[in-house]
c-di-GMP-I riboswitch aptamer from a Desulfobacterales bacterium, 86 nucleotides, folded computationally.
Taxonomically the source falls in Desulfobacterales (Bacteria, Pseudomonadati, Thermodesulfobacteriota, Desulfobacteria).
The sequence was found by an Rfam model in a public genome assembly.

RNA sequence: AAUUCGAAAAGGCAAAGUCACCGAAAGAUGGCGACGCAAAGCCAUGGGUCUACAGCCAAUAAGGCCAUGAUUGCCAGGUUGCCGGA
Numbered sequence: 001a002a003u004u005c006g007a008a009a010a011g012g013c014a015a016a017g018u019c020a021c022c023g024a025a026a027g028a029u030g031g032c033g034a035c036g037c038a039a040a041g042c043c044a045u046g047g048g049u050c051u052a053c054a055g056c057c058a059a060u061a062a063g064g065c066c067a068u069g070a071u072u073g074c075c076a077g078g079u080u081g082c083c084g085g086a
Base pairs, nucleotide, nucleotide: 005084006083012037013036017032018031019030020029022027035073041079042078043077045076046075047074048071049070050069055065056064057063
């Protein structure tokens, strides 16, 4: 120094819930809060999952379909990266 790995310490992130706020919804953002996380940093590229305003079907109804919406804390891939016991 590289690869693998995750002992210790420092530092970091923050699930559920709750309050505020945005959104049609899924969900996002901020405060409080910690279940967990060594990429729980970043990227919706592939798959999965969630939602269905508009649109389409239906008869106008019930209802159904649909991502261009969302999710990286579902998985894969890409990319960057702190510490160092072994």